[in-house]
Context: one part of a larger RNA
RNA sequence: CUGGGUUUAAAGGGUGCGUAGGCGGUUUGUUAAGUCAGUCGUUAAAGGCAGCAGCUUAACUGUUGUAAGGCGAUUGAUACUGAUGAACUUGAAUUAUUGGGAGGUUGUCGGAAUGCGUAGUGUAGCGGUGAAAUGCUCAGAUAUUACGCAGAACGCCGAUUGCGAAGGCAGAUAACUAUCAAUAUAUUGACGCUGAGGCACGAAAGUGUGGGGAGCGAACAGGAUUAGAUACCCUGGUAGUCCACACUGUAAACGAUGAUAACUAGAUGUUCGGGGGUAACCCUGAGUGUUCAAGCGAAAGCGAUAAGUUAUCCACCUGGGGAGUACGACCGCAAGGUUGAAACUC
Numbered sequence: 001c002u003g004g005g006u007u008u009a010a011a012g013g014g015u016g017c018g019u020a021g022g023c024g025g026u027u028u029g030u031u032a033a034g035u036c037a038g039u040c041g042u043u044a045a046a047g048g049c050a051g052c053a054g055c056u057u058a059a060c061u062g063u064u065g066u067a068a069g070g071c072g073a074u075u076g077a078u079a080c081u082g083a084u085g086a087a088c089u090u091g092a093a094u095u096a097u098u099g100g101g102a103g104g105u106u107g108u109c110g111g112a113a114u115g116c117g118u119a120g121u122g123u124a125g126c127g128g129u130g131a132a133a134u135g136c137u138c139a140g141a142u143a144u145u146a147c148g149c150a151g152a153a154c155g156c157c158g159a160u161u162g163c164g165a166a167g168g169c170a171g172a173u174a175a176c177u178a179u180c181a182a183u184a185u186a187u188u189g190a191c192g193c194u195g196a197g198g199c200a201c202g203a204a205a206g207u208g209u210g211g212g213g214a215g216c217g218a219a220c221a222g223g224a225u226u227a228g229a230u231a232c233c234c235u236g237g238u239a240g241u242c243c244a245c246a247c248u249g250u251a252a253a254c255g256a257u258g259a260u261a262a263c264u265a266g267a268u269g270u271u272c273g274g275g276g277g278u279a280a281c282c283c284u285g286a287g288u289g290u291u292c293a294a295g296c297g298a299a300a301g302c303g304a305u306a307a308g309u310u311a312u313c314c315a316c317c318u319g320g321g322g323a324g325u326a327c328g329a330c331c332g333c334a335a336g337g338u339u340g341a342a343a344c345u346c
Base pairs, nucleotide, nucleotide: 003318004317005316006315007300008299012314014201015200016199017198021194022193023192025088026087027086028085029084030083031082033081034080035077036076037075038074039073040072041071042070043069048066049065050064051063052062053061054060091191092188093187094186095184096183097182098181099180100179103177104176105175106174107173108172109171110154114150115149116148117147118146119145120144121143125136126135162169163168206247207246208245209244210243211242215241216240220236221235222234223233258313259312260311261310262309263308266291267290268289269288270287271286272285273284274283275282276281295302296301319346320345321344328339329338330337331336
């Protein structure tokens, strides 16, 4: 490279937008670039293949003929692909109407809990554990009542629920904003799919500057446990956790399952729409679950939300270790990230 693969054996990029490129719906005209057919030229000799001949045969050699394939020219064919003209509506988009939701951003407000402050009541313990101790407390703690302050998180509702491209999103409310679905079939008329590079977003931890700091809590200190205990348990506690702005760019970023389109029995829940029906219920669209036919699979299992049957495009894999390391390059304030070997060894 080819082939074969990528849920769990090696392997789907964390996610989206999108450039180049690749691929692309229905009908028809023209063209003839690809494609197909014929003819001509060319493709040194040797070699190869076929016939004949020469060394006793063979190897070897000579001679004659010739191919496949490539390239060029020319004459045709027109189904398919391309180019170009015209048209279409089912893909795609728009419009109108009706709806949905923890989608996003900013502001305002709320109650419970926790801690703290002040004041009152009240007296000897509290706290913590397997048991204790460190710790707090007669300078009046714990408990309890009232008032006040602070920060963070939002009980019940709450659910195999919903929304979002993913990360993720949950008290209430307002403003701004994005999106999805259904119905109508009104408009455009293939405007589409994928997407190397690129750009944007991207949990937690971490970094910079400035705030904030109740609770929790790496590090750290002490008390226990233990042979030891740099732990698990306990008492404290700094960064951090929170906010603003800027960076970092990684996760078991998981459905360990790339995107899009079509096709292939059913049953049963549920969310949001639409239609019919007095009702029971029935039909239907888009999601979200369970179970299963065919089929697939090494099996577990998957099974219209496919891991089934196909098509297009992208990404990735090719024995284990060495190693996601070294070197170089790029990015970063740093931490580090991205790209990514070999020797050697089994």
Source information: The prediction has a mean pLDDT of 87. This is a predicted structure of a 346-nucleotide part of an RNA (small-subunit ribosomal RNA, central domain) from a metagenome. It matches the Rfam family "Bacterial small subunit ribosomal RNA". Rfam links the family to the GO terms structural constituent of ribosome and ribosome.